[in-house]
Molecule: FMN riboswitch aptamer (RFN element)
Organism: mouse gut metagenome
RNA sequence: ACUUCGGGGUUUGGUGAAAUUCCAUAUCGGCGGUAAAGUCCGCGAGCGUUAUGCAUGAAUAGGUGUGAUUCCUAUACCGACAGUAUAGUCUGGAUGAAAGAAGU
Numbered sequence: 001a002c003u004u005c006g007g008g009g010u011u012u013g014g015u016g017a018a019a020u021u022c023c024a025u026a027u028c029g030g031c032g033g034u035a036a037a038g039u040c041c042g043c044g045a046g047c048g049u050u051a052u053g054c055a056u057g058a059a060u061a062g063g064u065g066u067g068a069u070u071c072c073u074a075u076a077c078c079g080a081c082a083g084u085a086u087a088g089u090c091u092g093g094a095u096g097a098a099a100g101a102a103g104u
Base pairs, nucleotide, nucleotide: 001104002103003102004101005100012024013023014022026089027088028079029078030043031042032041033040038077039076046054047053059075060074061073062072063071081092082091083090
């Protein structure tokens, strides 16, 4: 440089004129690093710009071990923007884009 790949999840009820959005319950977890990670350290995705920029969430305790906020146990917590009865899960930008990975 070229080619290809590159995100998952609303179950079952209740209330109501109306809610996959509220309540209970359920369910999902991109990429790189490292003792194996949604919650550690970084990156990407979003909005805007001439360039800057703005926004950008969340964990503790115990055990084992040379080494683990990554394994095991327990109990928690988090989730962009627009739409709409208030959304991690529906619809939409998006069969998109990017971090990156594989091959030549």